[in-house]
Molecule: small-subunit ribosomal RNA
Organism: metagenome
């Protein structure tokens, strides 16, 4: 210090989330030691039991208990026990009295100010304490407890009578000072106790004196407490008004004290937008946590203050309380009870129940520190000091160290080689902290007491105080800390995580299941994200999770944000409070600045020191940024006083204008009414219809009525604050601008509340109503059409008055002021120049526009009229949805407006720009895309494929184009993968290992069987080494590894293929532009089949594509010359001849197959006057503008197709999902679809005759001639491994004849019989032939396909597969051989540019609303119940004060 997450990508805005630190924590797993801290955050819920406040006999009467002593007595073990007497002694229960129970300890319910914090103040009190303070402490009296007697009651407790003491109580005296005062005066106190004692006295107790303590009065102090003031101190305005003792005064009362604190009277005040009142929440602070800081959150432990003590009320006592372990009353609860009545208060320490995620021992000691009482010893002290429990936190230590490669074993992974765990372990050599055992052993202890010495005090050698010496003791912790010894690596490691953020990766299991998850998100068969394992990473006696706070978050922005489009400028003025304010002089000193002083407790922080270190403890220091007091300064802000004119305003003179209000008036047009002319339509639409019209419309002419609006001018022209304003004239009226002077003298700007204006629609009342026109009606359109279109038509639109108060009320841009380049228009005014009128030029000012520099901006854009640079003031924003909604308030006649949430829910929502894709957007251009043509499909029959259905099985795959005569270039068995049945199990096939193997391997034959298989078995081996014995190999048997799988996944893959598309595109390097995604290049102007080429250009180049190079075809030439050819020449056979056949010679021609030439816009002309590419035409040429055809398929798209062609990861089967065999099936058939074939006929069919090909193939082959058969075919076999022989007659065409428009001499399905061929075998299930049979069909609905020339159409021929065949398929070959293209509007597909977009899985996108059901959250609902608060009233305990009555009354008075 940042990171993840919106998008295909980008920048921005903006939220959500994470990494950090922290905690009085809790939970999960784990757990060795020590030190120091901390430990009911919830029920201020209820509490059993014990303890937590007593003490003083030196205040008192005393003596229940214990002890000592003495006396008496008894017993006897004659020095012990018991009894009794003695308060004389140590002491002491209960009681009187004093002091303390107001401290200490707990808790945080209440409290938003009677509190707290800081700083001040005056009208107060203060026990104990202090002062060598001041003064006094005289003299009397009468009671009441305890105790005794009696009584009541279960108890608690109480009553009556009698006795008694005091430092208890009450008078008297005195009283400087004290209090009151009318200044004359008046009032008002006390207590003794202990120690000691020389005189004197004595009733022998003492008096008396003295010391100490105490007591009384009083002064001052200290401490503590009460009161007052100022400032600060949470949220809500959907709480805006609150207040009657209220605010003040006077008199009185009351208090320790001021005060409406209380009371009577008088006045009518007091508080509040600087937030009163009300509601909610909360103890406050030092501090603590976090943060760079400013801040934010918090208020455990420690410390200060406050409040409370079962709940509420009340007083008493007292120095102090309205009192935690006091009292009274009421209430709730608990307990006891004899039912009459009583007792109690853990928010003290432990502890219990309960609540809760959760928080400890019914411990030890007063040794230390402190407190109460006491003269003291001492007693009391759950304050405190310690211990116990808890990893709750912080800090420290340990769980070993060195060496050790055979890199052990095991685990895990593996590409099978190895890698990793890993020097890790083992082994070897060492050490002993901590824990353990034993020993030794500090410090926390200072005092007090007693004895004594000196000094002080005193009459005093008592007593007391101070100092010194001696003596005697005092430790809960504690088995203390520390130290020493002993033994042995011995007793001591886990937790979380490993997809990104975020350090760290593999295997197995699972299969959108189980689960994970802080955010994004993982999981649907190869999950680094689930679970386990191995390995790793991080921290470590802990580690994770959850909760919470701050941080990051500049995400409330003071430091430190914004508002044109992301959330955000009020619709616009006027103006109150407030905020801000020109220039100058003087003064003041509030703000401001400086010095000093006080305060800001301690702890905390910093720095020294002490525990071996640290945490921790401790000395000192700084800081506490604050407040107050005081002394200065006077620049700035403010105040006061006085000037100035640059802001603002006023006056004078002009100018422009749809500025506003009122009245009047004009013409055109629409409609209506009357009249004339006139006749059949008008009107309306995409097309119509409703409608109007023969009762006379529309049209046209004349006249009249009425309402509304003002063409042209008219203009990013004008005016106005905005809304808005448009014929003309008049009246009233607001503002602006210009020029020159004069005047006032800061009079200004903004503006919360407030107030006014405010389009349209709407509302109320009343006029008006021509046109238009919500609603409504009718007609159309449509699947529907509550719409768009048409015909009508009412509110309304208009006017007057009154409401409403909102708009995309927009420049989506608040108002004012200043500054900061310009260029070009336009409106109003001024000045100057020039001019012949009009115009014109320059400049200035006020508006209104376009572009643009700097700058700004996320970008778009803004840019002197800023969105630039600054100042002042106001308004507004803080993720999306819920929602501008609900509730409440205010406004409104209503409609509604304004103010304005939350629950719940999402991880985004959004802005600008980029690249694509898309558009029933635009421009340009292509393609048999349409159009123009030709021929088909869709109808029939049959063939074939598919779907469906059926089945034991009908194996599987392909499914829009781009599956469907597709894989399959050929299913009777085989194929074959499917089904049924029968069999085999190291297997039909491969490799390795181990063992065995001479009658072994093999195997004729025989039995069984459908076969496979299972038995039996004559016969019967091989190779190498070796003389042999024997060994090895091969084979076989058995066993183990393994084979095998057309089982799954084409969404794990390779390879191959389809498709867009043979479309012209797809990219890169460098440079440049842009924050960036990206752009540029590749766009533009031409051109092309083409990103083909040219020109231009911040681009310059390059690559993959295009084209060319390749094959073939078309022309010519050269070479070649057999099996091809035969023109010329020769020989020969046949023939009457024409001629035919053969041979030689030859290669001229055809041809074969090798090479070469040729075509390149090269030439001419035009487009073109002008650059190029290029285009039109022409010449020549076999061919002309890529000549025709083929091969060739860019980056990529479709998770396209294929695991069944092959290969292959993973998974699955292993006497079966493998292998063998027989039979069946893949051919099943109500149907539907695709693709073909044959037809429906005369451009035809049939019969006969005649002619012309090319590509191919041939040895388990092609097969000639010949013969047989009607034919399929058969017999037979010459020739040919082929330019030689064969398949092999091409057919359409042509010639001749028949048919004569019909279900036919068309058409051939179907069926019957008989055959042929192939084959082990034609039943399921082959092809072909002959004879017979002779179905549908007469050109095909909607729709749809192919084709632009040697093409379509049409005719036949060949080949692959193949025993045969379902081939009418596929693939090649040659023959005959057209028509048409105006053109690009439309359909489809594509390319380029541009535009819009909320799409990016990309329009087969995205997305809106209703309805149905379920669930969650919120609002409303007739009402009902509860809580809190307010007001009015009723009942009313205890208590205080006053009054009064009754009763009592010793001390005083009186009798």
């Nucleotide at each position: 210090a940042g990171a993840g997450u919106u998008u295909g990508a980008u920048c921005c805005u903006g939220g959500c989330u994470c990494a950090g630190a922290u905690u009085g924590a809790a939970c999960g797993c784990u757990g060795g030691c020590g030190g120091c801290a901390u430990g009911c955050c919830u029920a201020a819920c209820a509490c059993a039991u014990g303890c937590a406040a007593g003490u003083c006999g030196a205040a008192c009467g005393g003596a229940a208990a214990c002890g000592a002593u003495g006396g008496a007595g008894a017993g006897c073990u004659u020095g012990c026990u018991c009894u009794u007497c003695a308060g004389g002694c140590g002491u002491c229960g209960a009681g009187u009295g004093g002091c303390g129970g107001a401290c200490g300890g707990g808790u945080g319910a209440g409290u938003a100010a009677u509190g707290c914090u800081u700083a001040g103040g005056a009208a107060u009190c203060u026990g104990c304490c202090c002062a060598u303070g001041u003064a006094g402490u005289g003299g009397g009296g009468g009671a009441c407890a305890a105790c005794c007697u009696g009584g009541u009651g279960a108890a608690a407790a109480c009553c009556a009578g009698g006795c008694u003491a005091a430092u208890a109580c009450c008078g008297c005296a005195u009283g400087a000072g004290c209090c009151c005062u009318u200044c004359g005066g008046g009032g008002g106190a006390a207590a003794g106790c202990a120690g000691g004692g020389g005189a004197u006295c004595u009733u022998c107790g003492g008096a008396c004196c003295u010391u100490g303590c105490g007591c009384u009065a009083u002064u001052g102090g200290a401490u503590g407490a009460g009161c007052c003031u100022a400032a600060g101190u949470c949220g809500g305005a959907u709480u805006a008004g609150c207040u009657u003792g209220u605010u003040g005064g006077u008199g009185g009362g009351g208090u320790a004290a001021c005060g409406g604190c209380c009371u009577a009277c008088c006045a009518a005040g007091g508080c509040g937008a600087c937030g009163a009142u009300c509601c909610g929440u909360a103890g406050c602070u030092g501090g603590u946590c976090u943060g760079a800081g400013a801040g934010g959150a918090u208020g455990a432990u420690c410390a200060g203050c406050c409040a409370c003590a079962c709940u509420g009320g009340g007083a008493c006592u007292g120095a102090g309380a309205c009192a935690c372990a006091g009292c009274c009353c009421a209430g709730a609860c608990u307990c006891c009870u004899a039912c009459g009545g009583g007792a109690g208060g853990c928010a003290g320490c432990a502890g219990u129940g309960g609540g809760g995620a959760a928080u400890a021992u019914u411990g030890g000691a007063c040794a230390a520190u402190g407190g109460g009482c006491g003269a003291a010893a001492g007693c009391c002290u759950g304050a405190u000091c310690c211990a116990g429990c808890a990893a709750u936190g912080c800090c420290g230590c340990g769980u070993g160290u060195g060496u050790g490669a055979a890199g052990a074993a095991g685990g895990c992974c593996u590409g099978c080689g190895g890698g990793u765990u890993g020097u890790a372990a083992a082994g070897c050599a060492c050490u002993u902290u901590c824990a353990g055992u034993a020993g030794c052993g500090a410090g926390g202890a200072a005092a007090a007491g007693c004895u004594u010495a000196a000094g002080g005090u005193u009459a005093a050698u008592a007593a007391c105080c101070u100092u010194g010496a001696g003596u005697c003791u005092u430790g809960a912790c504690g088995u203390u800390a520390a130290c020493u010894a002993c033994a042995g690596a011995a007793g001591a490691a886990g937790c979380a995580c490993c997809g990104g953020c975020u350090a760290g990766c593999u295997c197995u299991g699972u299969g959108c299941c189980a689960g994970c998850a802080g955010c994004c998100g993982c999981g649907g068969u190869a999950a680094u994200a689930c679970a386990g394992a191995g390995g790793g990473u991080g921290c470590g006696a802990g580690c994770g999770u959850u909760a919470a706070u701050c941080g990051g978050a500049a995400u409330u922005a003071c430091u430190g944000g914004g508002c044109g489009u992301a959330a955000a400028g009020c619709g616009c003025g006027c103006g109150u409070a407030g905020g801000c304010g020109g220039u100058u002089u003087g003064u003041u000193a509030a703000g401001u600045c400086g010095g000093a002083u006080g305060u800001g407790a301690a702890a905390g922080c910093c720095u020294g020191g002490g525990c071996u270190c640290a945490a921790c403890c401790u000395g000192g220091g700084a800081a506490c940024u604050g407040c107050a007091u005081u002394c200065g300064a006077a620049a700035c802000u403010g105040g006061c006083a006085g000037g100035c004119u640059a802001g603002a305003g006023u006056a004078u003179g002009g100018u422009a204008g749809a500025g506003g209000g009122a009245a009047g008036u004009g013409g055109a047009a629409u409609u209506c009414c009357g009249g004339g002319u006139g006749u059949a339509g008008c009107g309306g639409u995409g097309a119509a219809a409703u409608g109007c019209g023969u009762a006379g419309a529309u049209a046209u002419c004349c006249g009249g009525a009425g309402g509304a609006a003002c063409a042209u001018c008219a203009g990013u022209g004008g005016c106005g604050a905005a809304g808005g304003c448009g014929g003309c004239u008049u009246c009233c009226u607001g503002g602006a601008c210009c020029a020159a002077u004069a005047c006032u003298g800061a009079c200004g700007c903004u503006g919360a509340g407030g107030u006014g204006c405010g389009a349209a629609a709407g509302c109320g009342u009343g006029u008006g109503g021509a046109g238009c026109a919500a609603a409504c009606a009718g007609g159309a359109u449509u699947a529907g059409a509550u719409a768009c279109c048409c015909u009508g038509g009412u509110a309304g639109u208009c006017c007057a008055c009154g409401c409403c108060g909102u708009a995309a009320a927009c420049g989506a841009u608040g108002a004012g002021a200043a500054c900061u380049a310009g260029a070009c228009g336009u409106u109003g005014g001024g000045u100057c120049c020039a001019u012949u009128u009009a115009a014109g030029g320059a400049u200035u000012u006020a508006g209104u526009g376009u572009c643009g520099u700097a700058g700004c901006u996320a970008a778009c854009g803004c840019g002197u009229g800023a969105a630039g640079u600054u100042c002042u003031c106001c308004g507004c924003c803080u993720g999306g949805g819920g929602a501008g909604u609900a509730c409440g308030g205010c406004c409104g006649c209503a409609a509604g407006g304004u103010u304005a949430a939350a629950a719940c829910u999402c991880a985004a929502a959004g802005g600008a720009a980029u690249u694509g894709a898309c558009g029933g957007g635009g421009g340009c251009c292509c393609g048999c895309a349409c159009a123009a043509g030709c021929g088909g499909u869709g109808g029939a029959g049959c063939a074939u494929g598919u779907g469906g259905u059926u089945u034991a099985a009908u194996u599987c795959g392909a499914u829009g184009c781009a599956a469907c005569g597709c894989g399959a270039a050929g299913a009777a068995c085989c194929u074959u993968a499917c089904c049924u049945g029968g069999c085999c199990u190291u297997g039909a096939c491969a490799u390795g290992c181990a063992a065995g193997u001479a009658g072994u391997a093999g195997a004729a034959g025989c039995c069984u069987g459908a076969a496979a298989g299972g038995g039996u078995a004559a016969c019967g081996a091989c190779c190498c080494c070796g003389c042999a014995a024997g060994g090895g190999g091969a084979g076989c048997u058995u066993g183990c590894a393994c084979a095998g799988g057309u089982g799954c996944u084409g969404c794990a893959u390779g390879g191959c293929u389809g498709u867009c598309g043979u479309c012209a595109g797809c990219u890169c390097g460098u440079g440049u532009c842009g924050u960036g995604a990206g752009a540029u290049g590749u766009u533009g102007g031409g051109u092309u089949a083409a990103g083909u080429c040219c020109c231009g250009c911040a681009a310059c180049g390059a690559g993959c594509g295009c084209a060319a190079c390749c094959c073939u075809u078309g022309u010519g030439c050269c070479c070649u010359g057999u099996u091809g050819c035969c023109a010329c020449u020769c020989c020969u056979g046949c023939g009457a001849g024409a001629g035919c056949g053969g041979g030689a010679a030859g290669c001229a021609c055809u041809c074969u197959g090798g090479g070469c030439a040729g075509a390149c816009u090269g030439c001419c002309u035009c487009g073109u006057c002008u650059a190029a590419a290029c285009g039109g035409g022409g010449a020549g040429g076999a061919a002309g503008g890529u000549g025709g055809g083929g091969a060739u398929g860019a980056c990529g798209u479709c998770a396209a197709g294929u695991c069944a062609g092959u290969a292959u990861g993973g998974c699955c089967c292993u006497u079966a999902c493998g292998g063998c065999c027989a039979g069946g099936g893949c051919u099943g058939c109500a149907c539907a679809c695709g693709u073909a074939c044959u037809a429906c006929a005369a451009u035809g069919c049939c019969u006969g005759g005649u002619a012309c090909a090319a590509u191919a193939g041939g040895a388990a082959g092609c097969a000639a001639g010949a013969c047989c058969g009607c034919a399929a075919g058969g017999u037979g076999g010459a020739g040919c491994a082929a330019a030689u022989c064969c398949c092999a007659u091409a057919a359409a065409a042509c010639c001749a004849g028949g048919c004569c428009c019909a279900g036919u001499u068309c058409g051939g399905a179907u069926u019957g019989u008989c055959g042929u061929c192939u084959g082990c075998a034609a039943c399921u299930c082959g092809a072909c032939g002959a004879c017979a049979u002779g179905a549908a069909g007469c050109c095909g609905g909607a729709a749809u396909c192919g084709c632009u020339a040697g093409u379509a159409a049409u005719g036949g021929c060949g080949c692959a597969u193949c025993a045969g065949c379902u081939a009418c398929g596929g693939u090649g070959c040659c023959g005959u051989g057209a028509a048409u293209a105006c053109g690009u509007u439309c359909c489809c597909a594509g390319g380029c540019c541009u535009u819009g977009u909320a799409c990016a899985c990309a329009c087969c996108g995205c997305c809106c609303g209703u309805c149905a059901c379920a669930u969650c959250a919120u609002g409303a609902a007739a009402g009902c119940c509860g809580g809190c608060g307010g007001u009015a009233c009723c009942c009313g305990a205890a208590g205080u004060c006053a009054g009064u009555g009754u009763g009592c009354c010793a001390a005083c008075c009186g009798c």